Large-subunit ribosomal RNA, domain III from a Peptoniphilaceae bacterium, 391 nucleotides, folded computationally.
The full RNA is in RNAcentral, with records from ENA.
It matches the Rfam family "Bacterial large subunit ribosomal RNA".
Its mean pLDDT, the model's own confidence on a scale to 100, is 81.

[in-house]
Context: one part of a larger RNA
RNA sequence: GAGUAGCGAGAAGGUGAGUGAGAAUCUCACCCGUCGAAAGCCCAAGGUUUCCUGAGCAAGGCUCGUCCUCUCAGGGUAAGUCGGGACCUAAGGCGAGGCCGAAAGGCGUAGUCGAUGGACAACAGGUGGACAUUCCUGUACUGGAAACAAGCGUUUGAGAGACGUGUUGACGCAGGAGGAUACGUCGAGCAUGUAAGGGAUUGCAUGUCCAAGCCCGUAGGUGGGAACCCCAGGUAAAUCCGGGGAUCUAUAAACACUGAGGGGUGAUGGGGAGUGAAAAAAAGUAACGAAGCGACCGAUUCCACACUGCCAAGAAAAGAUGCUAUCGAGUUUGUUUUCACCCGUACCGCAAACCGACACAGGUAGGCGAGAAGAGAAUUCUAAGACGCGC
Numbered sequence: 001g002a003g004u005a006g007c008g009a010g011a012a013g014g015u016g017a018g019u020g021a022g023a024a025u026c027u028c029a030c031c032c033g034u035c036g037a038a039a040g041c042c043c044a045a046g047g048u049u050u051c052c053u054g055a056g057c058a059a060g061g062c063u064c065g066u067c068c069u070c071u072c073a074g075g076g077u078a079a080g081u082c083g084g085g086a087c088c089u090a091a092g093g094c095g096a097g098g099c100c101g102a103a104a105g106g107c108g109u110a111g112u113c114g115a116u117g118g119a120c121a122a123c124a125g126g127u128g129g130a131c132a133u134u135c136c137u138g139u140a141c142u143g144g145a146a147a148c149a150a151g152c153g154u155u156u157g158a159g160a161g162a163c164g165u166g167u168u169g170a171c172g173c174a175g176g177a178g179g180a181u182a183c184g185u186c187g188a189g190c191a192u193g194u195a196a197g198g199g200a201u202u203g204c205a206u207g208u209c210c211a212a213g214c215c216c217g218u219a220g221g222u223g224g225g226a227a228c229c230c231c232a233g234g235u236a237a238a239u240c241c242g243g244g245g246a247u248c249u250a251u252a253a254a255c256a257c258u259g260a261g262g263g264g265u266g267a268u269g270g271g272g273a274g275u276g277a278a279a280a281a282a283a284g285u286a287a288c289g290a291a292g293c294g295a296c297c298g299a300u301u302c303c304a305c306a307c308u309g310c311c312a313a314g315a316a317a318a319g320a321u322g323c324u325a326u327c328g329a330g331u332u333u334g335u336u337u338u339c340a341c342c343c344g345u346a347c348c349g350c351a352a353a354c355c356g357a358c359a360c361a362g363g364u365a366g367g368c369g370a371g372a373a374g375a376g377a378a379u380u381c382u383a384a385g386a387c388g389c390g391c
Stems, first nucleotide, its partner, number of pairs: 013031006032388004040368003046348002050346001051075006060068002080141002082344004087118002092113003098107003122139005142340011159327002164323005172310004178303003184296004189208006209270002213265004220258004224249003228245004233241002274288002311314001354363002370382004
């Protein structure tokens, strides 16, 4: 220079009360304003205690500060079923032997790792300062073990069954139609409430629900089906798959597989507007608890890559299942009892907690995403919810 520029989005604050040494800035109440395909909610990555409670205000906070994501102390993350491992493989990595290479090392078979994929059993409610599909209540399911009961079987072979073999798993994109649900709307249906100055009584306000599981199985979708004979194929075998033959039936049925939704149960339960105590410092808390129907609209969700079309022609393995090789004396079903390991789980997560040197107008995968008007996730105003951007 200069007590100058600036104090980081023009979403906006105001009043009262409280606390306190001290208040524009902290807390509470009432108004006002902003977002609302987001500036709300869930969750992955990443962060790593920032979460909650109590205490504090030297520094950090672009002012202030009694406040904080700051300081100090104490506490907090509970799982057979959620995610990962004890299962599988992809790209890719590593790689016994092996090949190559002055050395270091490079490549690579068998194999072994490796999710962003496949497989796989739990839902609803409550609690709560901080966790909850994890705790609690109710109702389930998966795998293993034991006991009991019933059945079947022991060479007239129950049952198991491959590191083998077959099938399935198993897959693209676009488009339109159908069925259904979620969500939503309406109702002089039902229930509850209705208080102060005015209005309204054929009024107004609010609410009108519930999962997994188990049972029945529908709208639909796919496949033609049945038994018989033969066979240099499927590394051996096969009753399985495949190939061939003839018979019956037959164009949409039967049958098989699949299949949302729906109905019943779950539920004599939960939740529920509302009513509403006692009491110490302790409350809309404990406790009690009504109605629960009908119609319409209607998805981007489900049936389901199901169908149709197209060309660029759209993983693998485990698993499941058939078959035999083989093993073979117990095994199947039901009930009851019992067992079930390791890791993650707090909190932020379009952000003041991640990536940007900052409490930075930038960037950040996925899911949910209501109402009125509207073609619409545009736009405007609103709900739930969250904020008014730290002079």